[in-house]
RNA sequence: GUCUCCGUAGUUUAACGGAUAAAACACAAGCCUCCGGAGCUUGUAAUACAGGUUCGAUUCCUGUCGGAGACA
Repeated sequence: GUCUCCGUAGUUUAACGGAUAAAACACAAGCCUCCGGAGCUUGUAAUACAGGUUCGAUUCCUGUCGGAGACA
C1' cells in the first nucleotide's frame, strides 16, 4: 500500500428493516441482618463518528476513525 472482518451500558452477549434497543454480571438505593455476605425489590447506564437510501436504520450503502487478520 491492497483486501477481509469487527466496533451496542463499566464488562460479556442479544435484537427479519418495525412497540419505550433486551438480558446476565457489575454499580447505586431499599428490604432482610448485630454487621457483612447471600437472597428479594427498584433504579442508573449503550448502538464509534458523519452523510445517504427508506414511511421507518443497531441492521442496508458511502466516507472517516479505532482494533484484528491476510498478501506484498